[in-house]
Context: one part of a larger RNA
RNA sequence: GGCAUGUGGUAAAUGCCUUGGCGCCAGGAGGCGACGAAGGACGUGGUAAGCUGCGAUAAGCUCCGGGGAGCCGCUAAACAGGCUUUGAUCCGGAGAUCUCCGAAUGGGGGAACCCAUCCAGAGUAAUGUCUGGAUAUCCCUUUGAUGAACACAUAGUCAAAGGGAGGCGAACGAGGGGAACUGAAACAUCUAAGUACCCUCAGGAAAAGAAAGAAAUUCGAUUCCCAAAGUAGUGGCGAGCGAAAUGGGAAGAGCCUAAACCGAAUAUACUUAUAGUCCGUGAGCGUUGUAUAUUCGGGGUCAUAGGGUUUUAUCAGAGGCCUUCACGGGGGCCUCGGAGAGUUACAAAGUCAAUCUGUAGCCGAAUAGUCUGGAAAGGCUAACCAUAGAAGGUGAUAGUCCUGUAGGCGAAACAGAUUGACCUCUCUGGAUAAAACCCUGAGUACCACGGGACACGUGGAAUCCUGUGGGAAGUUAGGAGGACCAUCUCCUAAGGCUAAAUACUACCUGGCGACCGAUAGCGCACAAGUACCGUGAGGGAAAGGUGAAAAGAACCCCGAGAGGGGAGUGAAAUAGAACCUGAAACCGCAUGCCU
Numbered sequence: 001g002g003c004a005u006g007u008g009g010u011a012a013a014u015g016c017c018u019u020g021g022c023g024c025c026a027g028g029a030g031g032c033g034a035c036g037a038a039g040g041a042c043g044u045g046g047u048a049a050g051c052u053g054c055g056a057u058a059a060g061c062u063c064c065g066g067g068g069a070g071c072c073g074c075u076a077a078a079c080a081g082g083c084u085u086u087g088a089u090c091c092g093g094a095g096a097u098c099u100c101c102g103a104a105u106g107g108g109g110g111a112a113c114c115c116a117u118c119c120a121g122a123g124u125a126a127u128g129u130c131u132g133g134a135u136a137u138c139c140c141u142u143u144g145a146u147g148a149a150c151a152c153a154u155a156g157u158c159a160a161a162g163g164g165a166g167g168c169g170a171a172c173g174a175g176g177g178g179a180a181c182u183g184a185a186a187c188a189u190c191u192a193a194g195u196a197c198c199c200u201c202a203g204g205a206a207a208a209g210a211a212a213g214a215a216a217u218u219c220g221a222u223u224c225c226c227a228a229a230g231u232a233g234u235g236g237c238g239a240g241c242g243a244a245a246u247g248g249g250a251a252g253a254g255c256c257u258a259a260a261c262c263g264a265a266u267a268u269a270c271u272u273a274u275a276g277u278c279c280g281u282g283a284g285c286g287u288u289g290u291a292u293a294u295u296c297g298g299g300g301u302c303a304u305a306g307g308g309u310u311u312u313a314u315c316a317g318a319g320g321c322c323u324u325c326a327c328g329g330g331g332g333c334c335u336c337g338g339a340g341a342g343u344u345a346c347a348a349a350g351u352c353a354a355u356c357u358g359u360a361g362c363c364g365a366a367u368a369g370u371c372u373g374g375a376a377a378g379g380c381u382a383a384c385c386a387u388a389g390a391a392g393g394u395g396a397u398a399g400u401c402c403u404g405u406a407g408g409c410g411a412a413a414c415a416g417a418u419u420g421a422c423c424u425c426u427c428u429g430g431a432u433a434a435a436a437c438c439c440u441g442a443g444u445a446c447c448a449c450g451g452g453a454c455a456c457g458u459g460g461a462a463u464c465c466u467g468u469g470g471g472a473a474g475u476u477a478g479g480a481g482g483a484c485c486a487u488c489u490c491c492u493a494a495g496g497c498u499a500a501a502u503a504c505u506a507c508c509u510g511g512c513g514a515c516c517g518a519u520a521g522c523g524c525a526c527a528a529g530u531a532c533c534g535u536g537a538g539g540g541a542a543a544g545g546u547g548a549a550a551a552g553a554a555c556c557c558c559g560a561g562a563g564g565g566g567a568g569u570g571a572a573a574u575a576g577a578a579c580c581u582g583a584a585a586c587c588g589c590a591u592g593c594c595u
Stems, first nucleotide, its partner, number of pairs: 001594009015580001016545002020516002022513007029505002031168002039101003042055003046079002049075003061095006070083003106115003116135007137165010172203001173201005183190001187236001213219002223250005233241002254497003257441001261298010276285002278329006303475001305440011317336007337428006350422010361409003367382005383400002385389001391403003446470008456482001477492005532539002552579001555566004
C1' cells in the first nucleotide's frame, strides 16, 4: 500500500408519518367603494423582533344572545401585574372608534409628506397655536345672478342646493380593434383565427327573444343539449372549413310604444268677424276662436290584416257630481258592488304576520376482569349499545375513555326565501254588422360601387351589416320563399322591454378521490411571494419529524470554550436537541492475510 471482516465518523437516500397541496361535486354567495374600497405606511403589548389582531377608545370599547371555569393571541417560555360564578377569556349578531397614504377628491407632491382658505369652538393681553366641519372634477335637476352676435330675448358664463359617477375585483358575457408562429410537407389566396392580445361596458349571469321567420301535409319567440352529420355544401375543389331544415329532450311567458283621433298647457301667427259656448228651444256669457309647433294625458298595437273617426241598426249593474241656466237626448268624472292581476318584463312603494333557512350553540346509547408490556385500545374470559360499527384522538390496533357519529332540539339581533293579509293597479264598457275617409316607424327599403358577416373564398350568390353616390311604395301596399320573372304560399322591416332552461367560481360551507406525500403535491406543509437578485419591469428559493410526556440531563470531572466522560431521566440517549429510521459514495480505527 492492497484485499477481507468488524466497528465508527460523515452524508443524507430509503421506509413510515402529515399540519399542506391537487382535482372534482353539491349548496350558498356572486360583489366592495366618496357613509372613503381593494391594497398599504406608521403606530398599538408592562417587558415586544416577526406574524396575527386592532387604530390615539389602538391584541381593544358598548349592547344583545350563546357558553360555563378558567383567562390575559402565535413563534415562546418566563417575570411582574391583573381579570373572573355580580359569569371573565371565548363564539355569534348589532353598534362605536377607526392616525396617514391610496379613486384620494381643498392646493401641491419624489405615496404614507408639505402648505392652505372659510365657518364654528378652545386658548392667548394679542398674534402664533389647537379641535370640528366645509372647500376636487364631470354629468343631471332646481334656483339665483350675469349676459353676445341682435332691440326684447336666447346661447353662453358664474354661484348655491340636491342627486349621480370615478377606483378595485378570479373566471364567465357583450361590443370596438386585432396578429404572427404554424399547417398547406416551399409559398402568396387559404389556414392558424376572429384565436392570442389591447380597449370599452355590464350582470349575477350576460347575450338573444315574441317572425317583414322557417318551410311546403305544415310549424309557431329565444336559449342550451342529443341526433341529423363530418351529411349538404365550401375550398390554390389543396391543406382544410363545415351548416340548416327536421326529430328527441331541458325550460317555457308574453308584452309596451310611434301614428291616426280626442283633450289640456305653453309659444307664435291670424282676424274685431261675434265666427265660440255638445245638440234642439228659450234665456245668458264672451278674447271665448282658428292654424302651426312642442310637451303632457287619453286612445291604440295588428296580417284570417289591425286600429281611428263619422253615419246607420241591435244589445248593455246602482248612486252622486259636472257639462252657463231650465227641459229632453248625449258625454265626462267619482263612489259602491262585481271580475282579474301584481313587485323579473307587461305601473309601482312598502308594512305586518306565519313558516323555513343561514349567521353562535345544545342533548345524544353502551365494559369489566385478567395476561404481556414503559404504556392496552392488543391476547384471553365474560358483558352491553346500535336510527349511533363515519372519522379523529387517547403511552401499540377502542362501537361502549374523549371529541364525535345516527337521531333530535335551538336565536335576543341581523340577513334571505316562501305564503297570507293589508296595499297597489286594471276592467266595469263596449261588442257585432255595413259603408266612406284617415293611420300603421324614410334619407328607410332598394340600387350601383368598395368592403365585411353568413359553413358559403364573387361565385348563378339569395340573406344580414354599411363607407360613398343615387333613392321608393303607402294596404288596389310592402318583404321573403338562395340570381331573376310569373303564379302561389308565408310574413309585416326601418321603436323598445322580457324570467327559466345556459356559462363561470376569486369567496363561504359541506363532501368525495384506483390524487401527491416533503427533489412529490401550489412557488410556499416552516417568520413565502419571505430571504436574496435586478436601476426597473421582473425573477425568486432553500428549509417538515427528540420523546407518550421535557421527564430537555441537578451534581462531579477534563477543557479558555466548543466538545466530551461519569451521574441522573426515560421503554429506549447509537431517541441528547447538528435529535425517528439512518443506505451508498468518502474518511478513520481494530484484527487477519498478501506484497
A computed fold for a 595-nucleotide part of an RNA from a Pseudomonadota bacterium, annotated as large-subunit ribosomal RNA, domain I. Its mean pLDDT, the model's own confidence on a scale to 100, is 83. The source organism's lineage runs through Bacteria, Pseudomonadati and Pseudomonadota. It matches the Rfam family "Bacterial large subunit ribosomal RNA". Rfam links the family to the GO terms ribosome and structural constituent of ribosome.